[in-house]
RNA sequence: GGGGCAGUAGCUCAAUUGGUAGAGCGUCCGCUUGGCGUGCGGGAGGUCAGGGGUUCAAAUCCCCUCUGCUCCA
Numbered sequence: 001g002g003g004g005c006a007g008u009a010g011c012u013c014a015a016u017u018g019g020u021a022g023a024g025c026g027u028c029c030g031c032u033u034g035g036c037g038u039g040c041g042g043g044a045g046g047u048c049a050g051g052g053g054u055u056c057a058a059a060u061c062c063c064c065u066c067u068g069c070u071c072c073a
Base pairs, nucleotide, nucleotide: 001072002071003070004069005068006067007066010025011024012023013022019056027043028042029041030040031039049065050064051063052062053061
């Protein structure tokens, strides 16, 4: 220098090929307990890596950039 993959909640990861962004763990509150834990119910938490484009509508499609892994040279 060229090719491929990945980047989504604090962490690990989904999103059925464009139509309201979710799960588990963690965290907070309540119930349960003498207390802790377990169990049950509920809440908070997101610029979908960044920018631009296409579209009525983009995490998803297109282009550029950044970061990590990997292959070739």
The RNA shown here (transfer RNA) has 73 nucleotides and comes from Elusimicrobia bacterium HGW-Elusimicrobia-1. Rfam family: tRNA. The organism belongs to Elusimicrobiota, within Bacteria. The coordinates come from a structure-prediction model, not an experiment, and the mean pLDDT is 82. The sequence is in RNAcentral, with records from ENA.